[in-house]
Predicted 3D model of a 267-nucleotide RNA (Bacterial large signal recognition particle RNA) from a Nanobdellota archaeon. The prediction has a mean pLDDT of 75. The gene name in the source record is ffs. The sequence is in RNAcentral, with records from ENA. NCBI's taxonomy places the organism under Archaea, Nanobdellati, Nanobdellota.
RNA sequence: GAGAGCUAGGCUGGCGCGCUAGUCCUGCGCUGUCACCAUGAAUGGACUUUACAUGGAGCCGAAGCCCAAGGAAGGGCCACUUUGGUUUUCGUGGUCCCCAUUGCCUUUGCUGACGGUUUGUCCUCUGGGAUGAACUUGUGAGGAACCAGGUCAGAUCCGGAAGGAAGCAGCCUUAACUUUCAAUCUUCAUGUUCAGAGGGGUGCAAUCCCGAGAAGCUUUGGGGGUUAUACCAUGAAGGCCAGAACAGUUCGACUGCGGGCGUGCCC
Numbered sequence: 001g002a003g004a005g006c007u008a009g010g011c012u013g014g015c016g017c018g019c020u021a022g023u024c025c026u027g028c029g030c031u032g033u034c035a036c037c038a039u040g041a042a043u044g045g046a047c048u049u050u051a052c053a054u055g056g057a058g059c060c061g062a063a064g065c066c067c068a069a070g071g072a073a074g075g076g077c078c079a080c081u082u083u084g085g086u087u088u089u090c091g092u093g094g095u096c097c098c099c100a101u102u103g104c105c106u107u108u109g110c111u112g113a114c115g116g117u118u119u120g121u122c123c124u125c126u127g128g129g130a131u132g133a134a135c136u137u138g139u140g141a142g143g144a145a146c147c148a149g150g151u152c153a154g155a156u157c158c159g160g161a162a163g164g165a166a167g168c169a170g171c172c173u174u175a176a177c178u179u180u181c182a183a184u185c186u187u188c189a190u191g192u193u194c195a196g197a198g199g200g201g202u203g204c205a206a207u208c209c210c211g212a213g214a215a216g217c218u219u220u221g222g223g224g225g226u227u228a229u230a231c232c233a234u235g236a237a238g239g240c241c242a243g244a245a246c247a248g249u250u251c252g253a254c255u256g257c258g259g260g261c262g263u264g265c266c267c
Stems, first nucleotide, its partner, number of pairs: 003267001005265002009060004013031005021048005036056005064261004070255002074251004081244015096224005103217002106215003115209002118206004122199008130190005136183003140179003148173004156165003
């Protein structure tokens, strides 16, 4: 130097975002290659700066690995501007009243609107009644097993008898009390009535006079009030969230003049 074989070494992808204290993976996206497979895994899986784990397969000593100006797909962050949403603060106008005014598939009105007169309904006072209740008096009726009166059959008691005593039922009467009716006075009460005087006058009702409007809602203007709260409309400023454009910043697959590392073992 050439050839054959082997694997304890190397390769069989990388990056951004997301997740995480952090790393890698599963996830989403971008990108590269001739170029791996199976199992685990978002209520996650394996780990700790040598930061997926386990098992298997293929290829190779040359593939390969590292550094690097520059270029660059794509992603992340973000000032200012602008758009939308939301919220806070502040300002203006409206709401309520009066006047004028615009309009109405409105309501009501010659079976009389608006307005006016008188009266009633309402309140106060005075007087006369009504009704009811109470008190008083009187009339009639009822009214006591015994503990009220009179008369007391029978029966009882005393007496030799004459006679006497107490006395139930019955009858008569009466007290308390109950009730009917009547009367006067007084007192009280009232969904009560009449008369007189005074007041009130919103609504309603009635009489009379007059004879066509009245009410409600709504448009606009003017004046007044309130600006305390609330609502509606509108304007300004601030905060938060989201989007867009532009600028900046950051990571960066891949590419990349060139440079470096490595190039094992066995026959």